Predicted 3D model of a 362-nucleotide RNA (Bacterial RNase P class A) from a Gammaproteobacteria bacterium. Its mean pLDDT, the model's own confidence on a scale to 100, is 78. Its Rfam family is "Bacterial RNase P class A". Rfam describes the family as follows. Ribonuclease P (RNase P) is a ubiquitous endoribonuclease, found in archaea, bacteria and eukarya as well as chloroplasts and mitochondria. Its family is annotated with ribonuclease P activity, dimeric ribonuclease P complex and tRNA processing in the Gene Ontology. Rfam classes the family as a ribozyme.

RNA sequence: GGAGUCGGCCAGACAGUCGCUCUGCACCUGAACCUCAGGCGCGGGGAGGAAAGUCCGGGCUCCACAGGGCAGGACGCCAGGUAACGCCUGGGAGGCGCGAGCCUAUGGAAAGUGCCACAGAAAAUAUACCGCCUACGUCUGCACUACGUGCAGGCCGGCAAGGGUGAAAUGGUGCGGUAAGAGCGCACCGCGCAGAUGGCAACAUCUGCGGCAGGGUAAACCCCGUCCGGAGCAAGACCAAAUAGGGAAACAAUGGUGCGGCCCGCACCGUUUCCGGGUAGGUUGCUUGAGGUGUGCGGUGACGCGCAUCCCAGAGGAAUGACUGUCCACGACAGAACCCGGCUUAUCGGCUGACUCCUUUU
Numbered sequence: 001g002g003a004g005u006c007g008g009c010c011a012g013a014c015a016g017u018c019g020c021u022c023u024g025c026a027c028c029u030g031a032a033c034c035u036c037a038g039g040c041g042c043g044g045g046g047a048g049g050a051a052a053g054u055c056c057g058g059g060c061u062c063c064a065c066a067g068g069g070c071a072g073g074a075c076g077c078c079a080g081g082u083a084a085c086g087c088c089u090g091g092g093a094g095g096c097g098c099g100a101g102c103c104u105a106u107g108g109a110a111a112g113u114g115c116c117a118c119a120g121a122a123a124a125u126a127u128a129c130c131g132c133c134u135a136c137g138u139c140u141g142c143a144c145u146a147c148g149u150g151c152a153g154g155c156c157g158g159c160a161a162g163g164g165u166g167a168a169a170u171g172g173u174g175c176g177g178u179a180a181g182a183g184c185g186c187a188c189c190g191c192g193c194a195g196a197u198g199g200c201a202a203c204a205u206c207u208g209c210g211g212c213a214g215g216g217u218a219a220a221c222c223c224c225g226u227c228c229g230g231a232g233c234a235a236g237a238c239c240a241a242a243u244a245g246g247g248a249a250a251c252a253a254u255g256g257u258g259c260g261g262c263c264c265g266c267a268c269c270g271u272u273u274c275c276g277g278g279u280a281g282g283u284u285g286c287u288u289g290a291g292g293u294g295u296g297c298g299g300u301g302a303c304g305c306g307c308a309u310c311c312c313a314g315a316g317g318a319a320u321g322a323c324u325g326u327c328c329a330c331g332a333c334a335g336a337a338c339c340c341g342g343c344u345u346a347u348c349g350g351c352u353g354a355c356u357c358c359u360u361u362u
Stems, first nucleotide, its partner, number of pairs: 001358010012327007020046006027039004048333001052344002055342005060232004067264004072228005077091005092106001093104004107223002112221002114217003129163002131159003137155008171189006190212001191210008236284004246275006255269005291310008
């Protein structure tokens, strides 16, 4: 100097004028009986890193006083973190990268069933397309040193080592052996069984025995282990008002209703369907939290504990907008609606920390 990897922060800025919304203090007006509405003044606050998706997990509210089982669903190596999780952290195994690092639907195929198209001989009740051999046995021809030998071709027969097909071909590589071959034998690797050492563990290493059950697929069914009530702020609570406390039908304690489906169980005493009519206004829930920031200690880390400090949106058809000037990074993706912890997706640019590789110079 170049090329990368893993993190952190910001999210146009400043000034002025007018405007919107919440809240504190003080005053005024109206209504009213201690509360509400409006107005002016002085202060304070006011959209995100994803607010998006509504995919997970919770807090909170109700069903409800609250259980057992089946079905169903989710997760799936080990150990931790957390309120909890399908999330996060650290390890193990497998794979990719020279490397820093990154990825993983990561338990079981010897419980069983299913599938592996096409090509290929053959993908499980395994097998021969091209091929290799012709030892043993036999036939034919030719030759000769002549009744046996050699060569060539064939039959009977042996093989799956070589080639081909395929994602994958019945363990792999090498040596020996054989007529030619084959774990046929041996060495190493792989696989199975047993033991020892290290580690909380997943696992790793080593030793011994055994020629050895053909592979893949469970993001196929399945088996195993762990976990799981439901509905949701349009939940729920209170106040006010209005109508027709209307009509018909069915079941009715051996019943009906409620508890996501089913059964048991529990609670209550009415329940369900159709037609028709009235109202839908206001208050609350509503923002102090599993909260933020700083710092000390513990931990590899996620995170935990202690101390100090701060209050940081609460609209209600939906609040932060308009204009002017300056600056530059020329502004992308994009607006809370009960709240929080995650994941996933979209995205213009700026600043910054650590680490890896290449080249050059000293």